RNA sequence: GGGUGAAUAGCUCAACCGGAAGAGCACCCGGCUACGAACCGGGAGCGUGCAGGUUCGAAUCCUGUUUCGCCCU
Numbered sequence: 001g002g003g004u005g006a007a008u009a010g011c012u013c014a015a016c017c018g019g020a021a022g023a024g025c026a027c028c029c030g031g032c033u034a035c036g037a038a039c040c041g042g043g044a045g046c047g048u049g050c051a052g053g054u055u056c057g058a059a060u061c062c063u064g065u066u067u068c069g070c071c072c073u
Stems, first nucleotide, its partner, number of pairs: 001072007010025004019056001027043005049065005
């Protein structure tokens, strides 16, 4: 230099062909307990790497770009 995969909540990951983002763990409240843990119920979580473009509508498609991994040279 060329190719390719990944980037989404605090962490690990989902989201089929574009219809508007969810789960587990963690966190908060309550129950249970002598107190905790575990378990049960509930809650919050303002999150799609960045910048443009297409579209009525983009995590998803297109262009550029950043970081990380792999392959080739």
Predicted 3D model of a 73-nucleotide RNA (transfer RNA) from a Bacteroidia bacterium. The coordinates come from a structure-prediction model, not an experiment, and the mean pLDDT is 82. Taxonomically the source falls in Bacteroidia (Bacteria, Pseudomonadati, Bacteroidota). Rfam family: tRNA. The family's RNA type in Rfam is transfer RNA.